[in-house]
RNA sequence: GGGCCUGUAGCACAACGGUUAGUGCAGGGGACUCAUAAUCCCUUGGUUGCAGGUUCGAAUCCUGCCAGGCCCA
Numbered sequence: 001g002g003g004c005c006u007g008u009a010g011c012a013c014a015a016c017g018g019u020u021a022g023u024g025c026a027g028g029g030g031a032c033u034c035a036u037a038a039u040c041c042c043u044u045g046g047u048u049g050c051a052g053g054u055u056c057g058a059a060u061c062c063u064g065c066c067a068g069g070c071c072c073a
Base pairs, nucleotide, nucleotide: 001072002071003070004069005068006067007066010025011024012023013022018056027043028042029041030040031039049065050064051063052062053061
């Protein structure tokens, strides 16, 4: 330098182009316990990497860029 893949909450990941983007862990509060752990309930947290485009509607499709990974040179 070229090709391909990935980028979504603090972390690991879901989400057919269609209601308000969810789940687990973690964080906060509570229940339980003499207490802790475990367990259970409630709850906070999002510029869906960035900028454009297509569409009535984009995390999802298209283009460029950025970051990471794999392969080739």
The RNA shown here (transfer RNA) has 73 nucleotides and comes from uncultured Steroidobacter sp. NCBI's taxonomy places the organism under Bacteria, Pseudomonadati, Gammaproteobacteria, Steroidobacteraceae, Steroidobacter. Its mean pLDDT, the model's own confidence on a scale to 100, is 84. Its Rfam family is "tRNA". Gene Ontology term of the family: triplet codon-amino acid adaptor activity. It is annotated as a transfer RNA. The sequence was found in a public genome assembly.